Predicted 3D model of an 86-nucleotide RNA (transfer RNA) from an Oscillospiraceae bacterium. The source organism's lineage runs through Bacteria, Bacillati, Bacillota, Eubacteriales and Oscillospiraceae. Its mean pLDDT, the model's own confidence on a scale to 100, is 82. It matches the Rfam family "tRNA".

[in-house]
RNA sequence: GGAGACGUAUCGAAGUGGUCAUAACGAGCCUGACUCGAAAUCAGGUAGCCCGCAAGGGCUCGUGGGUUCGAAUCCCACCGUCUCCG
Numbered sequence: 001g002g003a004g005a006c007g008u009a010u011c012g013a014a015g016u017g018g019u020c021a022u023a024a025c026g027a028g029c030c031u032g033a034c035u036c037g038a039a040a041u042c043a044g045g046u047a048g049c050c051c052g053c054a055a056g057g058g059c060u061c062g063u064g065g066g067u068u069c070g071a072a073u074c075c076c077a078c079c080g081u082c083u084c085c086g
Stems, first nucleotide, its partner, number of pairs: 001085007010027003018069001028046006047060005062078005
């Protein structure tokens, strides 16, 4: 320099145009139960930002645009990670 894959909550990861980002599922973390105490097990909880006194509302799928009635999903550019070729 060329080609390809990937980027989703604290981490991994499913979802590939519409009734589920209301982000499944797993891990971690917090609380409780059990225990003399812990581990294991069981139960419940667990993203961020903005507006609002509150109730509540809005936005966010790497970033910015585009297509569409509708985009995490399709297209373009850029950023980052990984793989292959030279």